Context: one part of a larger RNA
């Protein structure tokens, strides 16, 4: 000198764009953050229409709409947070997988036949303070299970090729499915099942690379390798039985300490050094520890089970909870924000769709925390006014500075106008195409931000400057006060009676809505 997620002191007008718990991965009140589908299914309740029985009280059927939970499907493995742990194939980079998986999506081949069963909601009974639970009865499905059929799918065995699971071929065995909806219909839409290919995603393996301590020198029994087996989507000592006795290490094993890694970021001419906050990629974690279930995918932040600590409820028998999601609270700290608005846009989940959900996201709020921009006026004005300070008492300086005069109108105030961001979804018609669909024309609701940005008129210099420094380094000097006192100080050092170094004033220098100080890195 540069830099910062900064803090502190003094000061503070506006805007744009960013950034904002670095400490206690401490504990959390409250609200919200993951639902959706009635075009998979059967019910409860309410309203209304039609209708049956009865003299009536009343009771039943059916349809439509609304609503509620339930069964079922897809999603809850994404998105969002944090950096505790971890020195490891965790990450980066480059390879391998003849050792592997892949829901939804795209393309493509084939199929969707015929039966059976259970159960929640519900009814009635019971237990419990509650959370919740037990048994009985009965019903549905895109719920569950046989049968049929089936490929280039799976398993076993044989042959050939080949780079052990790949390819070709033969034999035997095995394995599917679900419907819903529009239409008078022809037919169409959305699905379902078995294959193939692709795309994107992932698992596993290896080479190389990136911290400190040798005042850590030896480490190792599933340890190192092999055979059989288990397990997995898959290789493997991953696991197990048996056999052998190996394996690693001064090219630093083992142990200890520290740490999420990278793209990047800061600095530097570079080499290098430092760093990993925001944004993007990967990893790990979700009160602590352990475990599996479901599933294409988890050992699963707002799922389950067990144990523990803590908090809460309790009728004392037993239960409930997990903000490192968004806000917010307490605490810790030098220190870090609103319990805001909207799904209008982008994106995501579900749905044929309408649409619903979305603290992702888009915005607004707070904070000079940072960067950038703008303003606090411009011109003129010498009797060089008054005042202040200095003085050799002549004067010098503050100083064109002020006043005065002439203007301007950024920002501000006030009255008006007022956006871009919105593309289209959907509906109707016409045309094209084998289809998904495409093209053209018409109709067509919808903006959080926001009456904001921007802009027109009017008002009026009016409302807007400070901070640090002035011995040398280093730009800027005098006076008074003080008298080794009070104090200053980054270093050298100043102060003991004329202090340019302390304090104040005048003057000056520097930067400027900031300026200094502290901390950290180069």
């Nucleotide at each position: 000198g540069g830099a910062c997620g900064a803090a502190c002191g003094c000061u503070g007008g506006c805007g744009g764009c960013g950034u904002g718990c670095g400490u206690a991965a401490u504990a959390c009140a409250u609200g919200c953050a993951a639902g959706u589908c009635g075009a998979g299914c059967g019910g409860g309740c309410g309203u209304g229409g039609c209708u049956g029985g009865g003299g009536g009280a009343c009771u039943g059927g059916u349809c439509a709409c609304g609503u509620c939970a339930g069964c079922g499907g897809c999603g809850g493995a994404c998105g969002g947070g944090u950096g505790a742990g971890g020195a490891a194939c965790a990450c980066g980079u480059g390879a391998g997988u003849g050792a592997c998986c892949u829901g939804g999506c795209u393309c493509u081949g084939g199929g969707u036949g015929g039966g059976g069963g259970a159960u929640a909601u519900c009814g009635g009974g019971c237990c419990g303070a509650a959370a919740g639970g037990c048994g009985c009865g009965g019903c549905a499905a895109u719920c569950c299970c046989g049968c049929a059929u089936a490929c280039g799918c799976c398993c076993u065995g044989g042959a050939g090729g080949g780079g052990g699971g790949c390819c070709u071929u033969c034999a035997g065995g095995g394995g599917a499915a679900a419907g819903c909806u529009g239409g008078u219909g022809a037919c169409g839409g959305c699905g379902c099942c078995c294959g193939g290919a692709g795309g994107g995603g992932g698992g596993c393996u290896c080479g190389c690379g990136g911290c400190c301590c040798a005042u850590u020198a030896g480490c190792u029994a599933g340890u190192u390798g092999g055979g059989g087996g288990g397990g997995u989507a898959a290789u493997g000592g991953c696991c197990u039985c048996c056999c052998a006795a190996g394996g690693c290490g001064a090219c630093g094993a083992u142990g200890g300490g520290u740490a999420g890694c990278c793209g990047g970021c800061c600095u530097g001419a570079g080499a290098g050094g430092g760093u990993g906050g925001a944004c993007g990629g990967c990893c790990a974690c979700a009160c602590u520890g352990g475990g599996a279930c479901u599933g294409a995918g988890a050992c699963a932040c707002g799922g389950c089970c067990c144990a523990g600590a803590c908090u809460c409820c309790u009728a004392c028998g037993g239960g409930a909870g997990g903000c490192a999601g968004c806000a917010g609270u307490a605490g810790g700290g030098a220190a870090u924000c609103u319990u805001c608005c909207a799904c209008a846009a982008u994106g995501g989940g579900c749905g044929c769709a309408a649409g619903c959900c979305u603290g992702a996201u888009g915005g607004a709020g707070c904070a000079a925390c940072g960067c950038c921009g703008c303003g606090u006026g411009a011109g003129u004005g010498a009797a060089g006014a008054c005042g202040g300070c200095c003085u050799u008492c002549g004067g010098g300086u503050u100083g064109u500075a002020a006043a005065g005069c002439u203007c301007u109108g950024u920002c501000g105030g006030u009255c008006g106008g007022g956006a871009c961001g919105a593309g289209g979804a959907c509906c109707c018609g016409c045309g094209g195409g084998g289809g998904g669909c495409c093209g053209c024309g018409g109709g067509g609701g919808g903006g959080c931000c926001g009456g904001u940005a921007c802009u027109g008129g009017c008002c009026g210099a009016g409302g807007a400057a400070g901070c640090c420094c002035c011995u040398g380094c280093a730009a800027a000097c005098u006076a008074c006060g003080u008298g080794c006192c009070a104090g200053c100080a980054g270093c050298c050092g100043c102060g003991g009676u004329a202090a340019g170094a302390c304090g104040u004033a005048g003057g000056g220098g520097g930067c400027g809505a900031g300026c200094g100080u502290u901390g950290u890195c180069c």

Small-subunit ribosomal RNA, 5' domain from a Bacillota bacterium, 522 nucleotides, folded computationally. NCBI's taxonomy places the organism under Bacteria, Bacillati, Bacillota. Its Rfam family is "Bacterial small subunit ribosomal RNA". Rfam links the family to the GO terms structural constituent of ribosome and ribosome. The sequence was found in a public genome assembly.